[in-house]
Context: one part of a larger RNA
Molecule: small-subunit ribosomal RNA, 3' major domain
Organism: uncultured Eubacteriales bacterium
This record gives sequence, structure tokens and C1' cells, in this order.
RNA sequence: UGACGGGGGCCCGCACAAGCGGUGGAGUAUGUGGUUUAAUUCGACGCAACGCGAAGAACCUUACCAAGGCUUGACAUGGAGCCGAAAGGCGCGGAGACGCGUCCCUCCCUCGGGACGGCUCACACAGGUGGUGCAUGGUUGUCGUCAGCUCGUGUCGUGAGAUGUUGGGUUAAGUCCCGCAACGAGCGCAACCCUUGCUUGUAGUUGCCAGCAGUAAGAUGGGCACUCUACGGGGACUGCCGCGGACAACGCGGAGGAAGGCGGGGACGACGUCAAAUCAUCAUGCCCCUUAUGUCUUGGGCUACACACGUACUACAAUGGGCGCGGACAAAGAGAAGCGAAAUGGCGACAUGGAGCAAACCUCAAAAAAGCGCUCUCAGUUCGGAUCGUGGGCUGAAACCCGCCCGCGUGAAGUUGGAAUCGCUAGUAAUCGCGGAUCAGCAUGCCGCGGUGAAUACGUUCCCGGGCCUUGUACA
Repeated sequence: UGACGGGGGCCCGCACAAGCGGUGGAGUAUGUGGUUUAAUUCGACGCAACGCGAAGAACCUUACCAAGGCUUGACAUGGAGCCGAAAGGCGCGGAGACGCGUCCCUCCCUCGGGACGGCUCACACAGGUGGUGCAUGGUUGUCGUCAGCUCGUGUCGUGAGAUGUUGGGUUAAGUCCCGCAACGAGCGCAACCCUUGCUUGUAGUUGCCAGCAGUAAGAUGGGCACUCUACGGGGACUGCCGCGGACAACGCGGAGGAAGGCGGGGACGACGUCAAAUCAUCAUGCCCCUUAUGUCUUGGGCUACACACGUACUACAAUGGGCGCGGACAAAGAGAAGCGAAAUGGCGACAUGGAGCAAACCUCAAAAAAGCGCUCUCAGUUCGGAUCGUGGGCUGAAACCCGCCCGCGUGAAGUUGGAAUCGCUAGUAAUCGCGGAUCAGCAUGCCGCGGUGAAUACGUUCCCGGGCCUUGUACA
């Protein structure tokens, strides 16, 4: 100087407390451990691994296994020779890769050759998701959006170092004020960026409709006021008033205002820590393989199953289930090898159909919970839907291993969950549906969107994490 203390002081955070809903029990989905296996590819392991890399494992992917092939190679550059084909079509063999046969048979040209492509030969080399993340770059997680981390000069100290950065207040903040052997400065904080909330100008189609005409319909004429869209301004600064405070910073209350003291949300992550993660995104040193640890193919596996754990979904019901009715009411998105309307067939999945739309135009598209009626009356039930049987639909060469969906039948566990444990402070939790990426197909996951919409916070003693000052130390 740090680190540590079941030392002290001050102060924060859904840290506790106060509340609401869960997890832990059940079934299923998914990840992991373990076990099994020819293989069940690899990585990730307290917080910070475990619906994680994977934003799509039937083949492919694919790195694993078995079997069958290739050896200058699936891919790049270079030499020599040969060919004009290779590719592609057809036939045969084969699981296919591939092998054999056959058909077809390039361009320029000074006729030497050249270009392009293929084959053969020899060699340089290719190739490796092989090893090392404890050799590395890059990227990322975490402490933590915590308020800290430093430097120049000066001063103090023999020195390590200190001071500044401590102190009195204050703040979300090393934020600001005051003081002070310090005076300044940098990286952080904040602001500048995006979004949302109010308003205004410009603009008015594909959007909108107040008044006029008009209709089944903002269809149409007309209009651009309103909504909205999207570009630019304004607006909030403790600016004003009162009180407190040191006449400061600032705090409390009030006015006005759409909004008030950082208005809400996001992006943004200091010096560093964990030899944290990643050699399997990529790059890369060294090591290793070279008729194989490379490469091609068919099939299998990654989907196994006595178990154990994590994360979710669905429930156990009446604030509910079922049926019916009403032109209930969104936002944000996506669409051309795409979204696919009306209409028709089917109980349905879906099929037929093909209008319109590169989309404020058309389509996906119905929002659902809600509301209004009827019914069920506490039961393993008109709760719950696992499992299984059967018939069908869709994608795709192909759904046996191993996809999703629909109809009918079947109807399991489950009556609110031990010890323990998680999230959340407001348009939040809870609950309801909608969309997107990936994607031929496959979503209870992920990323977004809106609808309905709470309870509670006395307080900081205690648990956890953190910041500042101080104290002890036999630790560095």
C1' cells in the first nucleotide's frame, strides 16, 4: 500500500422486510449428469454450465459409428505429356459413391500454337471440426451502469509511498458546493444518440371524413379540418414563488404545465479481476496425421433409459369448464421458388380455386382474455389431458428407426405440493392473445407486440452483494 475480520462508523441494491405470483409434488416438453451403446460427435460446470453454442439433427446438416470406395486428392497455385472433351443424355452392374459401355463432341488463330476444360505422370503441396484457450489475436461473460481508476507539476517522507481522491454538507453519481499544500488534467458519471409522452410547421396517397352531394361500402365527387403517417422545430431549465440550509450546493412544498426535479424505456460497460469462456465462427504460433486423424458414399447414431438435477408448458377446477350470441376492441411484423382473398368440397386437418399484392393499397388476419345468455353444482367430475388404438391430412426423393396436424375412440397421474428456493416496486407482477427470425416440414424455446391490469414497501436489526472512512493483523 492492499487484502481480510463472526472490528467500528456512514450509505446503497427486490438484499432483507411488507406484498403478489411461482419452482420444489403430478404429466409432458427440453437441456444436463449418469448409465447404455458399434456410435450415442464436441464444447459449456457455483453465482457467471444445464430451452447454453443450436435463430430449426428424418437424408443433408454431421464433426460420431459400421460398411463400401479414392490417394496430388472434395478445394488452391505451379511443371511435363496426351486428349477435345469434360459436363450432360441413355444402357448395364451396384445400397450408393463409383465402375464399364455408348451417344453427343469447345473457342481463337499468323496453322507453329494459344485460351478453356479433362485425363495421366512425378513432385512441390493441398487437407485435418486432430492437440494445446495454461503459447495467442479477436470476441464474450462477470463483479457492475458499481462510482470508481489514474496522471502532470508542486509539497511531505531516507524509502515503499502519501497528498490531490481526506474533511463538512449534498447527489443516482469522485454529482455539485464549501474548506484544505495543493493546483490542474485524463479515463469513467452526466449530456450529446434512438424511442415514448405534449405541441407546432411542412406534406396529403395507398391514410383520414367535420360540413356538402352520394353509397350496400370513404365506394365515388369533393375536402386535408381531424386521425394518422414522417421530416423539421418548440417544450423542462429547480426557470418562477415560499420554507429550510452556510447568503452555497441542495432539499421540501406550491404554481403553471402534456410532462417536474435524471419524466419512462433503450443503446452506451472506466483501470482492472476471475491463467473465467471460446484453437468447433474466424484468424494464428508450436506439436501431431499424410493410401489417413484427409476425402466421397449408403445406412445407422446425435432421438438410447433403472435413475438424478436444471429450465419451461399443461393442470389439479366454479374468479372455473362447455355451448351459444354480438359486424366487440389492438399493436408490431412478414410476404414473389412468397403471402394467398372470394367462392366451392370436407365434421376437421386440408383440398380445389386463383382475385389482389414487391404491399399505409392486396394477403397472412380470427385478435384472445372481455361482454351477454344457457348449462354443469364440488364429483377424480361436463375438471384434467398423458398414454394407447384406428382412420385421415400436409411437407418432402424419402416420415420404420425419427416430423407436424385433424377426426373418432381411450381416458393415466394430478384435489395446490416436505426441507428448501426464485421473480417482481407500475402500465410493473399476474393474466390474454398476436407476430417474427431459423425454416421444405417441425416451437411448450427465443426475440418482439399490444389487451386487461393489481398488492405492498413500517423500516435497515438480521441474510446476500457492493461503495467510502477508520481500526486490528503473525497474510501478500